[in-house]
This record gives sequence, C1' cells and structure tokens, in this order.
RNA sequence: GGUGAGUUAGUCAAGUGGCCAACGACGACGGACUGUAAAUCCGUUCCCUACGGGUUCGGUGGUUCAAAUCCACCACUCACCA
Repeated sequence: GGUGAGUUAGUCAAGUGGCCAACGACGACGGACUGUAAAUCCGUUCCCUACGGGUUCGGUGGUUCAAAUCCACCACUCACCA
C1' cells in the first nucleotide's frame, strides 16, 4: 500500500430503522441464607429536582417524522495479501 472484519455500559457481549438506557454474562454495591466465608437466591449498578425527565453505542457531518442500526469522511483495532 491492497482486501476484509470490527469499535456498544467498569469488562465481555446481543442488536441489523420505531416495541432500546440498550438481552445476557462477569465484576461492583446492598440484602436473604450461613457460626464466618464461599456457593446459592433477590435487588441495584449513565445523569437528574426521579410520577417522570435528560443524555448516550469511536469522532464529525448527513438521510429520515424517527438512527446503536442506513450513508459520507476521519480516527483506532484485528486478520490476510503485498
């Protein structure tokens, strides 16, 4: 340099226009159980003035009534080829 794949919450990971603050797992925190701990079970885990509202999916633009999802450019990661 060429081709292809990818970037989502503290970590991994699902998603393929609307039912999404986003399945699930791990971790963390609180609780139940236990003599203690582990295991198991329940709840919470972006922000707020919390009924509800706001902002998020690498970055910036665009398309659309509506974008994590489609398009363009940029950045970065991985694989193969050269």
This is a predicted structure of an 82-nucleotide RNA (transfer RNA) from a Campylobacterota bacterium. Taxonomically the source falls in Campylobacterota (Bacteria, Pseudomonadati). Its Rfam family is "tRNA". The family's RNA type in Rfam is transfer RNA. The coordinates come from a structure-prediction model, not an experiment, and the mean pLDDT is 83. The sequence was found in a public genome assembly.